[in-house]
RNA sequence: GUCCCCGUAGUUCAAUGGAUAGAACAGAUCCGUCCUAAGGAUACGAUGGGAGUUCGAUUCUCUCCGGGGACA
Numbered sequence: 001g002u003c004c005c006c007g008u009a010g011u012u013c014a015a016u017g018g019a020u021a022g023a024a025c026a027g028a029u030c031c032g033u034c035c036u037a038a039g040g041a042u043a044c045g046a047u048g049g050g051a052g053u054u055c056g057a058u059u060c061u062c063u064c065c066g067g068g069g070a071c072a
Base pairs, nucleotide, nucleotide: 001071002070003069004068005067006066007065010025011024012023013022018055028042029041030040031039048064049063050062051061052060
C1' cells in the first nucleotide's frame, strides 16, 4: 500500500429493518446475619464519530477513527 473481519453497559454476549436495545457477571442501595457469607429485592448503566437511504436504522450504504488478520 491492497483486501477482509470486528466495534452495543465496567466485562462477556444477544437483538439482522418495527413496541421502552435485553441478559449474565461485576459495582451501588436495601433486606437478610451477632458479624461476614449464601440467598432475595430495587434502581443505575451501552449502539465508536459524521452523513445518507427509509414512515422507521444496532441492523442497509458511504466516509472517518480504533482493533485484528491475509498478501506485498